[in-house]
RNA sequence: UUACCAUCCCGAGCGGCCGAGAGAUCUGGUUUGAUGACGCCGCAGCAACCUGCCACAGCCGGUGGAUCAGGUGCUACCGCCAGAACCGAUGGAGC
Numbered sequence: 001u002u003a004c005c006a007u008c009c010c011g012a013g014c015g016g017c018c019g020a021g022a023g024a025u026c027u028g029g030u031u032u033g034a035u036g037a038c039g040c041c042g043c044a045g046c047a048a049c050c051u052g053c054c055a056c057a058g059c060c061g062g063u064g065g066a067u068c069a070g071g072u073g074c075u076a077c078c079g080c081c082a083g084a085a086c087c088g089a090u091g092g093a094g095c
Stems, first nucleotide, its partner, number of pairs: 004092005013043005021032003025084005044075003049071004053065004079087001
């Protein structure tokens, strides 16, 4: 950055700071929040997308496993629900 691929009903929260909205956007609904949400920081955890690792296979591509290390991600409600839109998020991939 979006022309490509995969996933989005499993799982996993405490502390500190802040102070009014938050659940991506619009409309409608709904849930949540001064018993302090959202956000930020720290720690903890969950998971298994990528790399290393193990097994199979082996020309390449791949399939399965593990969760030890690393890169991310995630930790109310199905991406909260319905409709709309060149929809969005995360990972891979590309520049």